[in-house]
RNA sequence: GCUACUUGAUCGGGAGAGAGCAGCAACGCGCUGCCGCCGAAGGGGCUAAUACCCAACAAACUCUCAGGCAAAAGGACCGAUCAACUGGG
Numbered sequence: 001g002c003u004a005c006u007u008g009a010u011c012g013g014g015a016g017a018g019a020g021c022a023g024c025a026a027c028g029c030g031c032u033g034c035c036g037c038c039g040a041a042g043g044g045g046c047u048a049a050u051a052c053c054c055a056a057c058a059a060a061c062u063c064u065c066a067g068g069c070a071a072a073a074g075g076a077c078c079g080a081u082c083a084a085c086u087g088g089g
Stems, first nucleotide, its partner, number of pairs: 002089002004086001006084008018035001020034005036069003042065001043063003050056001
């Protein structure tokens, strides 16, 4: 110097589900309560694989606490660029 993993930043792509009802407010796409829903922020749970046993340990599985259900915002994940860190060749 190059490159892989990991982390972060920027840009692009990015699903699902009531613009529900009532009251308050009066710029409302806001607030509160009630009912019905969604899963791809986060969080919890199981448990597969990991030669066998024990232990430990996932997920896009599952639960919906949280979040979300017109637009906007957010959004797991993917791609590109840049930076940092550690290891290997």
Predicted 3D model of an 89-nucleotide RNA (Glycine riboswitch aptamer) from Cognatundibacterium oligocarboniphilum. The coordinates come from a structure-prediction model, not an experiment, and the mean pLDDT is 77.